The prediction has a mean pLDDT of 81. This is a predicted structure of a 98-nucleotide RNA (Glycine riboswitch aptamer) from Pseudonocardia sediminis. It matches the Rfam family "Glycine riboswitch aptamer". Rfam describes the family as follows. This family represents the bacterial glycine riboswitch.
[in-house]
RNA sequence: CGAUCCCGCGCGGGAGAGAUCCGGUCCAACCAGGGCCGGGCGCCGAAGGAGCAAACCCUUCCCGGAACCUCUCAGGCACCCAGGACCGCGUGGGCGAG
Numbered sequence: 001c002g003a004u005c006c007c008g009c010g011c012g013g014g015a016g017a018g019a020u021c022c023g024g025u026c027c028a029a030c031c032a033g034g035g036c037c038g039g040g041c042g043c044c045g046a047a048g049g050a051g052c053a054a055a056c057c058c059u060u061c062c063c064g065g066a067a068c069c070u071c072u073c074a075g076g077c078a079c080c081c082a083g084g085a086c087c088g089c090g091u092g093g094g095c096g097a098g
Base pairs, nucleotide, nucleotide: 001098005094006093007092008091009090010089011088012087013086018041020040021039022038023037024036025035026034027033042077043076044075048073049071050070051069056064
């Protein structure tokens, strides 16, 4: 000097699922309609969390052993906002083959 790999930051892209029922409240104030909060049932899975197969490891057994798979605790379910695994670009740092 420095590949691969790992972590962070900035910008961009980023899905799914009730415009459902009940109650309260606010706006409006005939009605109707809309917003917010809470609860019920229904639903989604790509924050997080949990679970496990084979290879592999081991004399054998046990233990270990992934996820966008499964569960749905958490979170989420018109638009907007927020969140968002993952991807692209840029950048800071770490181990460091060579």

NCBI's taxonomy places the organism under Bacteria, Bacillati, Pseudonocardiales, Pseudonocardiaceae, Pseudonocardia.